Predicted 3D model of an 87-nucleotide RNA (c-di-GMP-I riboswitch aptamer) from Halalkalibacter nanhaiisediminis. The prediction has a mean pLDDT of 86. The RNAcentral record of the sequence draws on Rfam. NCBI's taxonomy places the organism under Bacteria, Bacillota, Bacilli, Bacillaceae, Halalkalibacter.
């Protein structure tokens, strides 16, 4: 070249629980812990999905109920960038 692959070694991450903090809530983040991952590294107005509905926005006398993302999710596809290497 083989490689748009994953035999192997070497180093990485860390779900789900559980634990304390923040959040309205999805969730997040530390700490414990391993289902798992070759991009489980990075992007979340500027691709498409998903989760949540505080506030707003209709609706009700109220209560309710519908609605919405400006909240989140990258371990859903995407998209960008990359470690290590036989047959």
């Nucleotide at each position: 070249u083989g490689a748009u692959a994953g035999a192997a070694a070497a180093g990485g991450c860390a779900a789900a629980c559980u634990u304390a903090u923040u959040g309205a809530a999805a969730a997040a983040u530390g700490a414990g812990g391993a289902c798992g991952c070759a991009a489980a590294g990075c992007u979340a107005u500027a691709g498409g999905g998903a989760c949540u509905a505080a506030g707003g926005a209709a609706u009700u006398c109220a209560a309710u109920u519908u609605u919405u993302a400006u909240g989140u999710c990258a371990g859903c596809c995407a998209g960008c960038u990359g470690c290590c290497u036989a047959a």